[in-house]
RNA sequence: UUCAGACAAAGGCAAACCCAUCGAAAGGUGGCGACGCAAAGUCUCCGGUCUAAAGGGCAGACGCCCCAGGAUAGCGGGACCGCCGGA
Numbered sequence: 001u002u003c004a005g006a007c008a009a010a011g012g013c014a015a016a017c018c019c020a021u022c023g024a025a026a027g028g029u030g031g032c033g034a035c036g037c038a039a040a041g042u043c044u045c046c047g048g049u050c051u052a053a054a055g056g057g058c059a060g061a062c063g064c065c066c067c068a069g070g071a072u073a074g075c076g077g078g079a080c081c082g083c084c085g086g087a
Stems, first nucleotide, its partner, number of pairs: 002087002005084001012037002018031005035074001041080003045077003048072003055066004
């Protein structure tokens, strides 16, 4: 440096539920808690998915439809960085 994660050690993260809080929502953050994770570390560049406030369209109205600049890195790809032992 590359490859794979069989064994071991040191440790790490933390799904759902519940509570608080922010948000229009999706969802985020903190607490609690462990379903899982060898990148479940970082980044929305690409695809997917979720939401649809603002905006646009329709409508007499209640409303309905479209739309990401919102969200998801624990959906996949990619980029960057990194622990342990092994080959």
The RNA shown here (c-di-GMP-I riboswitch aptamer) has 87 nucleotides and comes from a Gammaproteobacteria bacterium.
It matches the Rfam family "c-di-GMP-I riboswitch aptamer". Its family is annotated with cyclic-di-GMP binding in the Gene Ontology.
The RNAcentral record of the sequence draws on Ribocentre.